[in-house]
The prediction has a mean pLDDT of 75.
The RNA shown here (Bacterial RNase P class A) has 367 nucleotides and comes from a Pseudomonadales bacterium.
Rfam family: Bacterial RNase P class A. By type it is a ribozyme.
Taxonomically the source falls in Pseudomonadales (Bacteria, Pseudomonadati, Pseudomonadota, Gammaproteobacteria).
Of the family's consensus pairs, 97% are formed in the model.
The gene name in the source record is rnpB.

RNA sequence: CGAGUCGGCCAGGCGGUCGCUGCGCGUGGAUCCUAACCGCGCGUGGAGGAAAGUCCGGGCUCCGCAGGACAGGGUGCCAGGUAACGCCUGGGGGGUGCGAACCCACGGAAAGUGCAGCAGAGAGUAGACCGCCAACCCCAUCGACUCCGGUCGAUGGGCGGUAAGGGUGAAACGGUGCGGUAAGAGCGCACCGCACAACGUGGUAACACGGUGUGGCUAGGUAAACCCCACCCGGAGCAAGGCCAAAUAGGGAUCCUAUGGUGUCGUCCGCACCGGAUCCGGGUAGGCCGCUACAGGUGUUCGGCGACGAACAUCGCAGAUGAAUGACUGCCCACGACAGAACCCGGCUUAUCGGCCGACUCGUUCA
Numbered sequence: 001c002g003a004g005u006c007g008g009c010c011a012g013g014c015g016g017u018c019g020c021u022g023c024g025c026g027u028g029g030a031u032c033c034u035a036a037c038c039g040c041g042c043g044u045g046g047a048g049g050a051a052a053g054u055c056c057g058g059g060c061u062c063c064g065c066a067g068g069a070c071a072g073g074g075u076g077c078c079a080g081g082u083a084a085c086g087c088c089u090g091g092g093g094g095g096u097g098c099g100a101a102c103c104c105a106c107g108g109a110a111a112g113u114g115c116a117g118c119a120g121a122g123a124g125u126a127g128a129c130c131g132c133c134a135a136c137c138c139c140a141u142c143g144a145c146u147c148c149g150g151u152c153g154a155u156g157g158g159c160g161g162u163a164a165g166g167g168u169g170a171a172a173c174g175g176u177g178c179g180g181u182a183a184g185a186g187c188g189c190a191c192c193g194c195a196c197a198a199c200g201u202g203g204u205a206a207c208a209c210g211g212u213g214u215g216g217c218u219a220g221g222u223a224a225a226c227c228c229c230a231c232c233c234g235g236a237g238c239a240a241g242g243c244c245a246a247a248u249a250g251g252g253a254u255c256c257u258a259u260g261g262u263g264u265c266g267u268c269c270g271c272a273c274c275g276g277a278u279c280c281g282g283g284u285a286g287g288c289c290g291c292u293a294c295a296g297g298u299g300u301u302c303g304g305c306g307a308c309g310a311a312c313a314u315c316g317c318a319g320a321u322g323a324a325u326g327a328c329u330g331c332c333c334a335c336g337a338c339a340g341a342a343c344c345c346g347g348c349u350u351a352u353c354g355g356c357c358g359a360c361u362c363g364u365u366c367a
Stems, first nucleotide, its partner, number of pairs: 001363010012332007020046010048338001052349002055347005060237004067269004072233005077091005092106001093104004107228002112226002114222002129166002131162003137158009174192006193217001194215004199210004241289004251280006260274004294316001296315008333336001
């Protein structure tokens, strides 16, 4: 200098004018007074890294405190972190890359069931298309011999054998060599590989390494297919839920009814209660709380490889409910992406103009 990997950060900047909204202070109206309410003035706060998808986990709230069985859902190497997780960190194993690094749903396929396009003979206790086969058996032809019954040999065919070689495929029953054979084959043997068993060493563990023994090798793939195993899960959600105020007619129709119905569990048992469901008609639909102070942000020190934890200091940083965060404009630049809270947090995933910083890898050149 070029190419790349990983992590972190920013999200146009500085002003002016006019608005919107939360809070605080002051002040005016109204009221007997105060608060609330309606105004005005000043000060101050006012979207995000994803506020998004609502996919996981939790806080909070209510219900029958959630007991049992089934069903259903989820997770799936080990250890740790955490309020918790399907998240994160570190490690093990497998795969990709020269490398920095990245990817993995990573329990079980010798319990059972299912599934597998094309090609191919055969796709699962599989299979014989080409090829190979002077052994055995049968037939035909020819030749030789003959004790005339046949025997031997050659050639061809059949019945067969074979899985070395070829061929198909993503995948075809382990590899090399020697022996063996009619030809072949773990058929036998040696070495390598594989499976299983107990053991030793290291490690918290997953696991790794080592020698020993057994087995000629059985048991191909697929479980984000059913399934099996282990573990986890009560349901509904801020329109949760509570308070104040207002309104009202426990009205009408149909249906179910104790072997029933309802209660925030799909079914059954258990528990509590005794009415319930649908439709029609009528009434009320205002305010307050929940609501933002938190598993909170920042900094320092300490512990830990790290995720993270502890101590101390410091900061206060949206809270609407027809729902604020906007409009116009001046200057500058590299000309500005994706997008906007609605109970709150921790994650994951997805979207995103441009730029900055750090660590590392590979290549080239020079010293």